RNA sequence: GCAGCAUCUCAGGCGAUCGCGCGGGUCUGCUAAACCCAGAUCCGCGAGGAAAGUCCGGGCUCCGCAAGGCAGGAUGCCGGGUAACGCCCGGUGAGGGAAACCUCGAGGAAAGUGCCACAGAAAAUCAGACCGCCCGAGCCGCUUUGGCGCCUCGGGUAAGGGUGAAAAGGUGGGGUAAGAGCCCACCGCGCGGCCGGUAACGGUCGUGGCAAGGCAAACCCCAUCCGGAGCAAGGCCAUGUAGAGGGACGUUCGAGGGCUGCCGGCCCGAGUCCCUGGGUAGGCCGCACGAGGCGCUCGGCAACGAGCGUCCCAGAGGAAUGACCGCCAGUGCGCUGAGGGCGACCGAAGCGCGCAACAGAACCCGGCUUACGAGAAGCUGCGACC
RNA sequence: GGUGGGGUAGCCAAGUGGUCAGGCAAUGGUUUGCAAAACCAUUAUACGCGAGUUCGAAUCUCGUCCCCACCUCCA
Numbered sequence: 001g002c003a004g005c006a007u008c009u010c011a012g013g014c015g016a017u018c019g020c021g022c023g024g025g026u027c028u029g030c031u032a033a034a035c036c037c038a039g040a041u042c043c044g045c046g047a048g049g050a051a052a053g054u055c056c057g058g059g060c061u062c063c064g065c066a067a068g069g070c071a072g073g074a075u076g077c078c079g080g081g082u083a084a085c086g087c088c089c090g091g092u093g094a095g096g097g098a099a100a101c102c103u104c105g106a107g108g109a110a111a112g113u114g115c116c117a118c119a120g121a122a123a124a125u126c127a128g129a130c131c132g133c134c135c136g137a138g139c140c141g142c143u144u145u146g147g148c149g150c151c152u153c154g155g156g157u158a159a160g161g162g163u164g165a166a167a168a169g170g171u172g173g174g175g176u177a178a179g180a181g182c183c184c185a186c187c188g189c190g191c192g193g194c195c196g197g198u199a200a201c202g203g204u205c206g207u208g209g210c211a212a213g214g215c216a217a218a219c220c221c222c223a224u225c226c227g228g229a230g231c232a233a234g235g236c237c238a239u240g241u242a243g244a245g246g247g248a249c250g251u252u253c254g255a256g257g258g259c260u261g262c263c264g265g266c267c268c269g270a271g272u273c274c275c276u277g278g279g280u281a282g283g284c285c286g287c288a289c290g291a292g293g294c295g296c297u298c299g300g301c302a303a304c305g306a307g308c309g310u311c312c313c314a315g316a317g318g319a320a321u322g323a324c325c326g327c328c329a330g331u332g333c334g335c336u337g338a339g340g341g342c343g344a345c346c347g348a349a350g351c352g353c354g355c356a357a358c359a360g361a362a363c364c365c366g367g368c369u370u371a372c373g374a375g376a377a378g379c380u381g382c383g384a385c386c
Numbered sequence: 387g388g389u390g391g392g393g394u395a396g397c398c399a400a401g402u403g404g405u406c407a408g409g410c411a412a413u414g415g416u417u418u419g420c421a422a423a424a425c426c427a428u429u430a431u432a433c434g435c436g437a438g439u440u441c442g443a444a445u446c447u448c449g450u451c452c453c454c455a456c457c458u459c460c461a
Base pairs, nucleotide, nucleotide: 001382002381003380004379005378007376008375009374010373012328013327014326015325017323018322020046021045022044023043024042025041026040027039028038029037048358052369053368055367056366057365058364059363060230061229062228063227068263069262070261072226073225074224075223076222077091078090079089080088081087092106093104094103095102096101107221108220112219113218114215115214116213130161131160132157133156134155135154136153137152138151140149141148142147169187170186171185172184173183174182188210189208190207191206192205193204194203195202196201234285235284236283237282244276245275246274247273248272249271256268257267258266278460279459292311293310294309295308296307297306298305299304330355331354332353333352334351335350336349339346340345387457388456389455390454391453392452393451396410397409398408404441412428413427414426415425416424434450435449436448437447438446
């Protein structure tokens, strides 16, 4: 220098002018005096790392605090963190990469059901003879009389070929008519014991010749978790009317509601639901002190936790946080160029022109994912030079 | 702001693991004096995009983009 890996930080700064939103103070006006309101003026604060997607998890609020069963949904190696999580941290195993390092939806296929198209003889349990190999019988041909070959029939064989994504352990040797875990060694697999580890798992020894292929991001089984809705939740005030018309079901054999997909159970119960039509579309609360930010110390490998100190940091309600100028800083290109080098060339500093991303809170937090600019230290590999 | 649903050819639309139906439209022909209608034939363009699971994905899973619908209060 190039290529890559992984972590963290920032989101230009300062000043001037004009302007916007919210809160507070003062003055003036209105008033008998005040409140409210209006105007002027001063002060304070004023978007993000993703405010986004709304994909998860919670707080909060209401529904009878929500206890049972079924259905439904989610998660899925082990341990830990957390308010909780499908998130994070640490480890195990598998896979990828030359490495730094990364990825994993990694429970169960001997509980059951289902699927495995086309091709292929055969596609799932004690499977499967299309070609091939081997044995026997028959017929024919050749013959050097030992046999050899074609065809047909009966059997053996899963080593070889071929089909396929996948053909029922792999390699090597023995064995056999040919073959085969038929037998043996190693590897793999299953089972059991011992050791290490909290565990996942790892190591080792013995044993079984080996039976049961894949798919669970197919149904399903197992374990754990989940009540429903969402700030347009919900509460208060004000304004206003035709509390109108039609339909359905129902009043103890009870509709409907609380109540939510169903059941069961409990309670209320004479009205309830739908359509058309009507009115109001204003104000206040919820709503900004919170699992809060920053710093230090301690515990922990870490995620994180504990203690102390310090700070107050947007709250609008169709939505404010902006515009412009100057200086400084960053960066790209061009020009000039101190200086260095034998040289190709490197290059301080200066000048000019440009660039500066993704994107805008709407009840609030913790995550994930996606979009996106710049910088820093670190690690890996390659190349060049010393 | 919140909650649901959906993207398959120019348009409508079926398919829910195994080479994506069908209709309208388009093109050509028959018919006609010329058209329309009718009949016959034909082609190309399709599973929004990117990954993953699987032997194999329109279909299953995840991410992303786009479109549509519903949700105030009183009575």

Annotation
Predicted 3D model of RNase P RNA and transfer RNA as a complex of 461 nucleotides. The coordinates come from a structure-prediction model, not an experiment, and the mean pLDDT is 77. Rfam match: Bacterial RNase P class A. Its family is annotated with dimeric ribonuclease P complex, ribonuclease P activity and tRNA processing in the Gene Ontology.